Predicted 3D model of a 125-nucleotide RNA (SAM riboswitch aptamer (S box leader)) from Robertkochia flava.
[in-house]
RNA sequence: AUGUUAUCAAGAAAGGCGGAGGGAAUAGACCCUGUGAAGCCUUAGCAACCCUUAACCCGUUUAAGAAGGUGCUACAUUCUACUUGAAGACCGCAGGCGUACGCUGCUGCUUCGGAUAGAUAACUU
Numbered sequence: 001a002u003g004u005u006a007u008c009a010a011g012a013a014a015g016g017c018g019g020a021g022g023g024a025a026u027a028g029a030c031c032c033u034g035u036g037a038a039g040c041c042u043u044a045g046c047a048a049c050c051c052u053u054a055a056c057c058c059g060u061u062u063a064a065g066a067a068g069g070u071g072c073u074a075c076a077u078u079c080u081a082c083u084u085g086a087a088g089a090c091c092g093c094a095g096g097c098g099u100a101c102g103c104u105g106c107u108g109c110u111u112c113g114g115a116u117a118g119a120u121a122a123c124u125u
Stems, first nucleotide, its partner, number of pairs: 001125001003123006013043005021032003026081004044073003049069002051065005056059001077117001082114002085112004093108003096103002
């Protein structure tokens, strides 16, 4: 690097070096940042993927643990983007239809799914 599976609104920061960017990529938005960005190092912590122990109904099980291997420690994976999906409002708004009260779901809109992309773990070629 390829593929498969699982998870991604919870949780957890100080110091040193460094010296201007950073929040993966593209665009937009919103943020962080000389009261010190990225990166590197040390220590601490979080979590429980691998792992350890125990139990049983023996498996996609339950409970406990944290020595070791990873990971992580601003913001939901910061948000949006794609959709012949589901629901909703329309006295939230703009279109559309209607002279108008109003109607509608056709296009936007809102919520929930799904897809794509990404991150991490375990296995794999």